[in-house]
RNA sequence: AAACUGAAGAGUUUGAUCCUGGCUCAGAUUGAACGCUGGCGGCAUGCUUAACACAUGCAAGUCGAACGGUAACGAUGGAAGCUUGCUUCCAGGCGACGAGUGGCGGACGGGUGAGUACAAAUUAGGAAUCUGCCCAGUAGUGGGGGACAACCCGAGGAAACUCGGGCUAAUACCGCAUACGCCCUACGGGGGAAAGUGGGGGCCUUCGGGCCUCACGCUAUUGGAUGAGCCUAAUCCGGAUUAGCUUGUUGGUGAGGUAAAAGCUCACCAAGGCGACGAUCCGUAGCUGGUCUGAGAGGACGAUCAGCCACACUGGGACUGAGACACGGCCCAGACUCCUACGGGAGGCAGCAGUGGGGAAUAUUGGACAAUGGGGGAAACCCUGAUCCAGCAAUGCCGCGUGAGUGAUGAAGGCCUUAGGGUUGUAAAGCUCUUUCACCGGUGAAGAUAAUGACGGUAGCCGGAGAAGAAGCCCCGGCUAACUCCGUGCCAGCAGCCGCGGUAAUACGGAGGGGGCAAGCGUUGUUCGGAAUUACUGGGCGUAAAGGGCGUGUAGGCGGUUUGUCUAGUCAGGCGUGAAAGCCCCGGGCUUAACCUGGGAACUGCGUUUGAUACUGACAGGCUAGAGGUUGGGAGAGGAGAGUGGAAUUCCCAGUGUAGAGGUGAAAUUCGUAGAUAUUGGGAAGAACACCAGUGGCGAAGGCGGCUCUCUGGUCCAUACCUGACGCUGAGGCGCGAAAGCGUGGGGAGCAAACAGGAUUAGAUACCCUGGUAGUCCACGCCGUAAACGAUGUGUGCUAGACGUCGGGUGUUCAGCAUUCGGUGUCGGAGCUAACGCAUUAAGCACACCGCCUGGGGAGUACGGCCGCAAGGUUAAAACUCAAAGGAAUUGACGGGGGCCCGCACAAGCGGUGGAGCAUGUGGUUUAAUUCGACGCAACGCGCAGAACCUUACCAGCCCUUGACAUCCCGAUCGCGGUUUCCAGAGAUGGAUCCCUUCAGUUAGGCUGGAUCGGUGACAGGUGCUGCAUGGCUGUCGUCAGCUCGUGUCGUGAGAUGUUGGGUUAAGUCCCGUAACGAGCGCAACCCUUGUCUCUAGUUGCCAUCAUUCAGUUGGGGACUCUAGAGAGACUGCCGGUGAUAAACCGGAGGAAGGCGGGGACGACGUCAAGUCAUCAUGGCCCUUACGUGUAGGGCUACAAACGUGCUACAAUGGCUGUGACAGUGGGCAGCGACCUCGCGAGGGGAAGCUAAUCUCCAAAAGCAGUCUCAGUUCGGAUUGUUCUCUGCAACUCGAGAGCAUGAAGUUGGAAUCGCUAGUAAUCGUGGAUCAGCAUGCCACGGUGAAUACGUUCCCGGGUCUUGUACACACCGCCCGUCACAUCAUGGGAGUUGAUUCUGCCUGAAGGCGCUGCGCCAACCGCAAGGGGGCAAGCGACCACGGUAGGGUUAGCGACUGGGAUGAAGUCGUAACAAGGUAGCCGUAGCGGAAGCUGCGGCUGGAUCACCUCCUUU
Repeated sequence: AAACUGAAGAGUUUGAUCCUGGCUCAGAUUGAACGCUGGCGGCAUGCUUAACACAUGCAAGUCGAACGGUAACGAUGGAAGCUUGCUUCCAGGCGACGAGUGGCGGACGGGUGAGUACAAAUUAGGAAUCUGCCCAGUAGUGGGGGACAACCCGAGGAAACUCGGGCUAAUACCGCAUACGCCCUACGGGGGAAAGUGGGGGCCUUCGGGCCUCACGCUAUUGGAUGAGCCUAAUCCGGAUUAGCUUGUUGGUGAGGUAAAAGCUCACCAAGGCGACGAUCCGUAGCUGGUCUGAGAGGACGAUCAGCCACACUGGGACUGAGACACGGCCCAGACUCCUACGGGAGGCAGCAGUGGGGAAUAUUGGACAAUGGGGGAAACCCUGAUCCAGCAAUGCCGCGUGAGUGAUGAAGGCCUUAGGGUUGUAAAGCUCUUUCACCGGUGAAGAUAAUGACGGUAGCCGGAGAAGAAGCCCCGGCUAACUCCGUGCCAGCAGCCGCGGUAAUACGGAGGGGGCAAGCGUUGUUCGGAAUUACUGGGCGUAAAGGGCGUGUAGGCGGUUUGUCUAGUCAGGCGUGAAAGCCCCGGGCUUAACCUGGGAACUGCGUUUGAUACUGACAGGCUAGAGGUUGGGAGAGGAGAGUGGAAUUCCCAGUGUAGAGGUGAAAUUCGUAGAUAUUGGGAAGAACACCAGUGGCGAAGGCGGCUCUCUGGUCCAUACCUGACGCUGAGGCGCGAAAGCGUGGGGAGCAAACAGGAUUAGAUACCCUGGUAGUCCACGCCGUAAACGAUGUGUGCUAGACGUCGGGUGUUCAGCAUUCGGUGUCGGAGCUAACGCAUUAAGCACACCGCCUGGGGAGUACGGCCGCAAGGUUAAAACUCAAAGGAAUUGACGGGGGCCCGCACAAGCGGUGGAGCAUGUGGUUUAAUUCGACGCAACGCGCAGAACCUUACCAGCCCUUGACAUCCCGAUCGCGGUUUCCAGAGAUGGAUCCCUUCAGUUAGGCUGGAUCGGUGACAGGUGCUGCAUGGCUGUCGUCAGCUCGUGUCGUGAGAUGUUGGGUUAAGUCCCGUAACGAGCGCAACCCUUGUCUCUAGUUGCCAUCAUUCAGUUGGGGACUCUAGAGAGACUGCCGGUGAUAAACCGGAGGAAGGCGGGGACGACGUCAAGUCAUCAUGGCCCUUACGUGUAGGGCUACAAACGUGCUACAAUGGCUGUGACAGUGGGCAGCGACCUCGCGAGGGGAAGCUAAUCUCCAAAAGCAGUCUCAGUUCGGAUUGUUCUCUGCAACUCGAGAGCAUGAAGUUGGAAUCGCUAGUAAUCGUGGAUCAGCAUGCCACGGUGAAUACGUUCCCGGGUCUUGUACACACCGCCCGUCACAUCAUGGGAGUUGAUUCUGCCUGAAGGCGCUGCGCCAACCGCAAGGGGGCAAGCGACCACGGUAGGGUUAGCGACUGGGAUGAAGUCGUAACAAGGUAGCCGUAGCGGAAGCUGCGGCUGGAUCACCUCCUUU
């Protein structure tokens, strides 16, 4: 000088957010276990379970210097035998010593934690005690006696052992003497000890020994030290679903008893003692120093080490002793084990090893007393499983190593790959070095201050060889550091939480790579932490869990102002204590560290003492601001009782009167011709009190409403005076306490659970209707609960206001005034809050006290207690299960919520579909195949703009296998190709054959190109799968008006604002306002077309004028039409009105066109995992002599019945016949085809023109005229027969058309449903694509050409604002209960099996105590008899085990049974969430398969509309 220093969060509820709240993780820890792996050393640690049972060995002996002795050994001496160094015998004389007597020690050391909760322990004290060995002091140690073991003899017993007789020693035992101190005492006195042994030497000796001395002992006593016993206080786990416990109990007196106080024990007396500050009871537990964790405060634990306690097979008991009620002592009882000759005996590892067992699990039947310590001994020494060491175990902590340097061709191999490369990776190999550890050889300690070393030939040191012998485990989705491939395909599996896996898995398994730690690494378990998640430090309760329904008041807690005293709390100092070890600091020792060690600090505590006196407290005395009282006024549905009033309802009587009434969404049940309803008069009864009436009043809450009287509680204001802290809160207690319900007795008009009937409905145990009983009312008594709510405990103080209202007062200018006290409301500031919101009536700032909460479910349930007549109330769990449950707010979506607006959405109209026949598509069915796809709108005349073959993908056959098609390689040929014929075949194909032709370049080489054939393998090929892996394209909401962004602002945040509002528009179109200001994608416009005009240009188009012709045919013309280029034009520009002076709207003018002129193209952010892998493209998977290719045939065309879309009709607005005028688009050379001709016709034969404003398709049709005259027809045309035509290799399956004949259904279409708002619907024809041929479909074109729209209530869809929400996969959502099945835990349960405890009684071992003691007995007394004393024995009370009877508590099992939880897609309904379709919920009662329904009262945590009141602004 130091002992200081220390605090992190994350994941998971949601579409997203904030909060609440639980679950989970990251850290540390461990006497651990398990899995994989394992080189060395040091230091520690090692049955947590069965205080289960134990084989075997050892763990407590020692002393011959206490004693008698001599079984064994040795030495010595002697004797005998002899094999001359051996055997036997003799000798306690010697060293010694078995057994025995005696002493000390076996009460320590060692083990374990069963029991134990005013017990023990811990801390601090206390007085009435003992203490062997040890220390110090004082005084002694004299003289006698009698036995008993051993031993000998005898006896019993299997044994253990025992018995009888006899001998004997002592530091064994017993008297006597003595007594400084000691003990007792009545103060006179009385009482009580001892032991010797050994060494030494001198003297004496009767040789036995005596005396002296030293040592060790012995006796008495005093003191100390040590150890122990006892007492007191404080502290010390959980449960109140344990609330009362106690009779030696509490105290006293006396006696006994103990080492010692004491009910410790007994007798008597008194009736006490303990307890909500938790007694008693139950459960659990050894306690502490400390250990782990934590920032700390705390929490958990109590292995190893240390202190204390308890126990020693279980229970009881004493003996001995200084000390025990004794782990390796005794007795008894019990269980168990063993021995036994069945008569009896023996035993106790919770000592060290070890065994079995239990268990996830825990070591050697080791060495040594060398050290440290203990016992005995004078000592040598002996004993010591205490201890010191070694062994085993990665069980933990600490340290070291498994090599170092260099080394790029970035080797090989592996893995990945975009095929280039990347990575493993300087890693390896190679080269150059080193040798720690391990190994081998040598040397070799300290531990010992003289001797002695188990460890141990150990630690260390020296030398040697050689990179040599030495790396694994876990993880890689997020938390959490670390990523790819393959396999698998909701399987296998993973998982701490969230969660992965259903064919592209960074989450499973493998591999490569990577990350972490490392002789370990993971997992599991434990504890603390994180967790402020029990909150003392340090939380909450309006809505998240949480304020008691309300008051009164006991204990308790807290308490105004002032003075004094005390000093209990409080503060400061001193002293004592707080063991050591440990933690911490500074040092020291092992090479370092762990570890060990010295000193210090600390031990936050307790006790004691001194001081301080502000505050709290105690005591005493004042005060008036709190509280209360007196006086005078006031308001009020405050309470109780008695009386009384009118209106209404119902009933009864009577009158009038007639056919209905009543009721509903509509009805019916019901009432009524026996006279209802309606109406008039009269009467009866019960219940409730319209208007006034009001976020008005009163009350503690529940609650209270006509009027009058009586009794009565509280409260407010004013004024002075009085009392003098009398106050606040309030666990228990007590009282009050809506409705329903219960009991007894009344009453009963209306209403109305239950019930009955009628409806509704799939059902309707409901909603609606008609009835109707308890009940509702009264009296008395219970019940004691409600959304008993302001979801807000009571009291006090403080902290801006504004505006209402009720009661009282004061002032004045008398008012729409100001002010004050007390209530009751609304808005709002600071502040608070998760937000919503609260805001002087706080949810703000503080204080005091009480109640309550700690995830959801199970459950306010079970069991138990208390209360109740019952219903039930109150108090109140656990197992199990989930990862959430929840609050507030946000954005959406939705609503059988609301407002506004739009759309052929409805309405108003016109025409259809649905009925018929046919066409076509689809489903279904069928089939060898009927290929595939599309499925509400948004699939179904859709892909298919055209299936006889082909197409074609399908089916049954027959062929081919580098392939029908592409590229590369090798070989051959020079081609190839075209063509004829024949054979086999269904053909593909195969075989043969005739003829024609004879590639290009060239360096002249089969060199190059090209082609064909053959071969090999790479590969081709796939309309195979996945549209839920994709691109692209498309549909749809929807041509709806929306969708967003930047910056700013607001909000903790998600988000909001902008984008809402007032107008307006087709439009988020525009204007105004505005914490917003701007911008983007959409809208609109720009594009095309059409409508008017102008200019330009006139051929194939046109023809007014001039010629001409049959004819714009020709000349001519550009005027017109037309064509196709360029322009103009329309902008709310102008006028008036409305509006806000705006945007805009309405009307008008002009104009071809007027308010977007008509039509088209154009489709925001996104939605539907919408459609398409079969247009195409494409990842992955799959097939490869087939899932590929070719081929011929069949199928896609089937047909009972069903659906969609169409065509044609049913006729007269028509059919038929005739007539003849007027379009536009478009097409045409493998084509359109005029014209002529033939045919009834489809069409055929010739044939001009035209590559098109030229020729042609090309005839337009509805129209008009005539006829038919309402019929299954002169409607309708299906079907069928037959004859033909055309296309085409080919019309059988399976084309279209024509002629003749046939002549079906159908007479306008049920429920339902579609299109259309103007050149539209309707109707009429025309063209085109596809196409050899084949449209009723599709796409386009023109002709004729309407009706209607009042309007937005309703249906559908959409937009926007707002509201509710338990929805977010978003209402096709969510979700409740019964039932059925399976599993799990649990309650009840006749009982049954234990455990434990209590009470009564019985029994009563051992034992000590008491009494007796006839039997027996050595010491003492006595001459003796005998005495004293003792022993055996007997009896008694006490008492363990045991028995019996009955209780309490508790655990296991239990037929059956109750509810609960969970489970994949089960059944029935639809209760709740939106006004959830009857608003919901709370309490209660009845009823019902179930959710539930209904009655009564309550709540808003109810939507919507209207009204009232209030507030804000003007």

Record summary:
Small-subunit ribosomal RNA from a Gammaproteobacteria bacterium, 1514 nucleotides, folded computationally. Its mean pLDDT, the model's own confidence on a scale to 100, is 84. The organism belongs to Gammaproteobacteria, within Bacteria. Rfam family: Bacterial small subunit ribosomal RNA. Gene Ontology terms of the family: structural constituent of ribosome and ribosome. RNAcentral holds the sequence, with entries from ENA and SILVA.